[in-house]
């Protein structure tokens, strides 16, 4: 160039149209002389940008970006 794949919090990953689990990590607190452990709360309104369809979009469609495997 051409097909495919994949981008979600400071990392790792889940959702597949009806409002973002989990996990480390980080903040508070509680326990403990401190630390650690252990509980227990907090922690994503730009899910890579932008438009779009829909009541309703992480999810569908377009288009850009990035990386990553194939083909030339």
């Nucleotide at each position: 160039u051409g097909g495919g794949g994949a981008g979600u919090g400071g990392c790792c990953a889940a959702g597949c149209g009806g409002u973002a689990a989990g996990g480390c990590a980080c903040c508070a607190g509680u326990u403990u002389u401190u630390g650690g452990u252990a509980c227990u709360g907090g922690c994503a309104u730009u899910c890579g940008g932008g438009g779009g369809u829909u009541c309703g979009a992480a999810u569908c469609c377009c288009u850009c970006c990035u990386c990553c495997c194939c083909a030339g």
Predicted 3D model of a 72-nucleotide RNA (transfer RNA) from a Candidatus Saccharimonadota bacterium. The sequence was found in a public genome assembly. Rfam family: tRNA. Rfam classes the family as a transfer RNA. NCBI's taxonomy places the organism under Bacteria, Bacteria candidate phyla, Candidatus Saccharimonadota.